[in-house]
Context: one part of a larger RNA
RNA sequence: GAGUAACGAUAAGGGGGGUGAAAAACCUCCCCGCCGAAAGAUCAAGGUUUCCUGUCCAACGUUAAUCGGGACAGGGUGAGUCGGCCCCUAAGGCGAGGGCGAAAGCCGUAGUCGAUGGGAAACCGGUUAAAAUUCCGGUACCGGAUCUUACUGCGAUGGAGUGACGGAGAAGGCUAGGCUAGCACGGCGAUGGUUGUCCGUGUUUAAGCGAGUAGGUAGGGGAAUUAGGUAAAUCCGGUUCCUCGUUAAUCUGAGACGUGAUGACGAUCCUGAAGGGAGACCUGACGGAGAAGUAGUCGAUGCCAUGCUUCCAGGAAAAACUUCUAAGCUUCAGGUAAGAAACGACCGUACUGUAAACCGACACAGGUGAUCAGGUAGAGAAUACCAAGGCGCUU
Numbered sequence: 001g002a003g004u005a006a007c008g009a010u011a012a013g014g015g016g017g018g019u020g021a022a023a024a025a026c027c028u029c030c031c032c033g034c035c036g037a038a039a040g041a042u043c044a045a046g047g048u049u050u051c052c053u054g055u056c057c058a059a060c061g062u063u064a065a066u067c068g069g070g071a072c073a074g075g076g077u078g079a080g081u082c083g084g085c086c087c088c089u090a091a092g093g094c095g096a097g098g099g100c101g102a103a104a105g106c107c108g109u110a111g112u113c114g115a116u117g118g119g120a121a122a123c124c125g126g127u128u129a130a131a132a133u134u135c136c137g138g139u140a141c142c143g144g145a146u147c148u149u150a151c152u153g154c155g156a157u158g159g160a161g162u163g164a165c166g167g168a169g170a171a172g173g174c175u176a177g178g179c180u181a182g183c184a185c186g187g188c189g190a191u192g193g194u195u196g197u198c199c200g201u202g203u204u205u206a207a208g209c210g211a212g213u214a215g216g217u218a219g220g221g222g223a224a225u226u227a228g229g230u231a232a233a234u235c236c237g238g239u240u241c242c243u244c245g246u247u248a249a250u251c252u253g254a255g256a257c258g259u260g261a262u263g264a265c266g267a268u269c270c271u272g273a274a275g276g277g278a279g280a281c282c283u284g285a286c287g288g289a290g291a292a293g294u295a296g297u298c299g300a301u302g303c304c305a306u307g308c309u310u311c312c313a314g315g316a317a318a319a320a321c322u323u324c325u326a327a328g329c330u331u332c333a334g335g336u337a338a339g340a341a342a343c344g345a346c347c348g349u350a351c352u353g354u355a356a357a358c359c360g361a362c363a364c365a366g367g368u369g370a371u372c373a374g375g376u377a378g379a380g381a382a383u384a385c386c387a388a389g390g391c392g393c394u395u
Stems, first nucleotide, its partner, number of pairs: 013031006032392004040372004046352002050350001051075006060068002080141002082348003086119003092113003098107003122139005142344002146340007153329002158324004166311004172304003177298005182203006188196001204264002208259003215252002219244008228236002265293001268289003274283003312315001358367002374386004
């Protein structure tokens, strides 16, 4: 220079009350404004206690602070079904033997690891200051081992099937959800009108179980034979014949319906601890009672659907699962079906997560994968205004 620039998005604040030494910024109420394919909600990664409660204000917060993601203390994360662990493999890693190299080491078979993929099973309601598909209530489901009963050819690290997959496009059937009507309850207007074809609110209910529909699918069943599937096979494949079919077959399959539910939820009402107020009265924890709970219409980018049609660039693997036998075992073991009672460990679970909590030296106008997707207008996830919800961006 200078008490100057600046105080980090031009979404915006104003008022009453409270607390306090002190209030533009904290708490609370009433207005106003902003976002609303987000500036809302839910996960993943990352962070690692930042979550909740009490106390405090030196420092941190671009100002003040009674406030805080700050300080100090206490509390908080409950699982057979969610995710991991587990079983399985991909790219890739490691790699017994082995090959190569002067050594360090490099490559690599059998193997063994390795999810971002495949593999059993749960929903609705309630509850905390802070957790919930985890606790509680109700209603379910899965798995292996054990036992009982009945029947019985079982057996794998091997064979076969399945698992099992691309892009684009079209039509159909549904559902979520929305809207309207009906129904239930409440309201009747501070200013002219408002008992009406008026206004406001609600009209919600899962998994599971039963049955197998719209749709998709043209092959299914039996017998004989057999150069293939490293051995075997009753399995798969090839060949031949018989039969039932071309649609009410077979397999698959949303949804709807019934049950779940004489339950839960539910507007509202009763009681009224506690707080506010001079009072009238207002707010209101816990507890209790509890109405209607139907129809039509629109309708998804969700489901049927890993379907169908079409195209060329021809679109993982392995286990689980089903089946077949080998070695072997024989009425032992093993297998199948039904029933029973128990069991189901360990780790994660708070909070943030388009951000003041992650990556950017900062409470930084930057960056950050996935899911949900209400109303009016609109082709629309554009845009504008709103709902739920969240904010007014710390001078």